[in-house]
Context: one part of a larger RNA
Formats: sequence, C1' cells, structure tokens
RNA sequence: CUGGGUGUAAAGGGAGCGCACGCGGCGCCGGUAAGUCUGAUGGAAAAGCCCGGGGCUCAAACCCCGGGACUGCAUUGAAUACUUUCGGCUUGGAGUGUCGGAGGGGGCAAUUGGAAUUCCUAGUGUAGCGGUGAAAUGCGUAGAUAUUAGGAGGAACACCAGUGGCGAAGGCGGCUUGCUGGACGACAACUGACGUGAAGGCUCGAAAGCGUGGGGAGCAAACAGGAUUAGAUACCCUGGUAGUCCACGCCGUAAACGAUGAAUACUAGGUGUUGGAGGGCAAAGCCCUUCGGUGCCGCAGCAAACGCAGUAAGUAUUCCACCUGGGGAGUACGUUCGCAAGAAUGAAACUC
Repeated sequence: CUGGGUGUAAAGGGAGCGCACGCGGCGCCGGUAAGUCUGAUGGAAAAGCCCGGGGCUCAAACCCCGGGACUGCAUUGAAUACUUUCGGCUUGGAGUGUCGGAGGGGGCAAUUGGAAUUCCUAGUGUAGCGGUGAAAUGCGUAGAUAUUAGGAGGAACACCAGUGGCGAAGGCGGCUUGCUGGACGACAACUGACGUGAAGGCUCGAAAGCGUGGGGAGCAAACAGGAUUAGAUACCCUGGUAGUCCACGCCGUAAACGAUGAAUACUAGGUGUUGGAGGGCAAAGCCCUUCGGUGCCGCAGCAAACGCAGUAAGUAUUCCACCUGGGGAGUACGUUCGCAAGAAUGAAACUC
C1' cells in the first nucleotide's frame, strides 16, 4: 500500500454553513457517442510463455523451425442496455404557498417581583455567640448572638419541575413587553431534481484564563490563622484576595459523551410520554388510524462479550473524518494563530 476497522480494545472532527470535488429520483422520450462493447487495418524487436515438429545424448536443460496466445497505442466502421453529456416531459425527493394549531427554559434587548444571605440605622434585651468528632483561632459588656422596624446593595430565581420542552452543538428556567430564529401537522395550489456528503474556508463554541472600564451581597483558588497528625504545604474550622456578575474585545479548549459523523431506504411486536391531524362510541372519558419528537422492554440480525435492536451497534448505498503494538509523546523541531497562558499541526533516536 492493500485489507480490516472506529459505543467500551487504537480510532467519529466540539458543532453548524458551505465553494471546489464525490455521489445522485422516474419500468419517461429524443440527439450526440466520451466511458463501455464489437469488427477491420497498421503497429506492438528478439528472447520468454503455450502448441506441433526437429537436433545434441532416451529424457530434462539447451539450441533450431512453424503456428498461437498475451497487452498498453493509432486510424477507421458499427452497437446504444448502463454511466456521461445536450434538449424535452413527469412528481414521489427538495423547496415555496395556504390554513392551522398552536406549543415551546430557542436567541437578543428593556422593564419589573418576592423569598433568602450580608451590611447600615434605631428599638427591646443580657452574657454569651459561633464552630467541631472534640476543640481552638474568630466575634461579644465600646452591648454581640437572638428579636422588631426601616434602609442599602449584589447575585440567584424555591414550589411548578417531569428519562417533560426548545436549540446545530455549547447550552437555555421568576414575571411582563418589544424585536427575532427554527421545528411540526393538514391541504396538495406552485416550482420541477433545484438533492446529499463535504477537504480547504467561514461562523458559533461550557468552565477556567487574559485586556480595558465598571460592580462586588454570597461563595471562594491563592494567602493567613486554629485544629488533626510522626509530619499535614491536605481533608475539618475561622477569616479572606483574584475570580464568580456587567459592557466591549481576546482565548478556542473539556469525560465538548449517546465515549456512537452526516444523509437516504428497508427490516416482528409490546408499552409509556410529548406536539398535532382524521374517525368511532353509550363522550369530564374511552377506542381505532396516522405524522413528528422523547423513553423503556423485546424478535430476527449483529457483537469478543457487555449489549444494540425502526432514535441500530441490523441490512444496503454515498461522502467526509480518523486508527494501524506499548512507552518515548501530544513531547522536540519547524510553521501558523494568540497580549500572554497557550492552541493547532506533529516526528525521531532509544527502549519493551
């Protein structure tokens, strides 16, 4: 390389959009004939290979003669099932439209609400509070803790809440308003294959971290103290700064997980739940059919097993990404990106 693979053994890119490029609907029609198929002519050195015959020494090897096969090329004639290409048709894929119902923590922005923590002010009140396995550090007679009233400020939204909903993923949860994205059902009016995958590319991307300016209640890396301990740079306790929050700009990584790429088609059933549609009945309800999600169980099949099983890890097709013994190593060097931290790409020697 080929082959074989990628849920857990090495291996699915964090996610989307999409150029090049790959692949692509119909028992449709027609043109050309590039691929494909078929003939002719030329060409394809000899040797070699196969068949027949001969020679040396019966045979093999070796040598000679004749024929054949093999295969890339050029010119030319014909074929048209499939692929390509051009033109036309069609509606099932795809999109648009109408009606929906709606339903939804989808996104962005601006208001606003109550509970709780903390702090401040004032009242009541007196010796403790707090904390732990037990303590101590700490707070408190300069009046704490507790309790009542008022105020300030920041952050998060109890119950509802649900293997429930929405989003491509990251993710999204008090209420109201404005702007805005997507999915779904019914109809079958319109367009007429407009599809699908996608290297590079572009965009989004938790937390932490970085820059500038705000903000800072609680929590809390670092740090300080108290304990524990042989020690304790920890676990426990008392404090506490970055940070957590906001605006703008970077970073671009995660067990970014369903450890399962995207798309299409097909392949027993059963049972929940969620959003629709149609129908039936004796109608607060129940039953049947159907489309889209989301769970569980289970047959065939698959699988090393565990398990998966119409939401496949089954049966097939297309395209992309990735793997090829462990360590060295996601390291070194180089390059690109970044303010930095670092990210991306990514070896070898050596060793088992």
Molecule: small-subunit ribosomal RNA, central domain
Organism: uncultured bacterium